[in-house]
Molecule: transfer RNA
Organism: uncultured Bacteroidales bacterium
């Protein structure tokens, strides 16, 4: 320099035939207990790398761009 793979809550991760974004750990209140673990309940927490376009609508589709995996010059 050429090409691929992936980017989603703190942290692992679903969701990709276009139609209001979910789980599981984990925080954070409460319940429970003589305290603490456990277990139940309930919240909070994302402009879906980013920056255009197409679309009545875009995590999902197109371009560009940044990180990253790998491969080849």
């Nucleotide at each position: 320099g050429a090409g691929u793979c992936u980017g989603u809550a703190g942290c692992u991760u679903a969701g990709u035939g276009g139609g209001u974004a979910g789980a599981g750990c984990g925080u954070c209140a409460g319940a429970u207990u003589g305290u603490g673990g456990c277990u139940c309940u309930g919240a909070a927490g994302g402009u879906c790398g980013c920056a255009g376009g197409u679309u009545c609508g875009a995590a999902u589709c197109c371009u560009g761009u940044c990180a990253u995996u790998c491969u080849c010059c």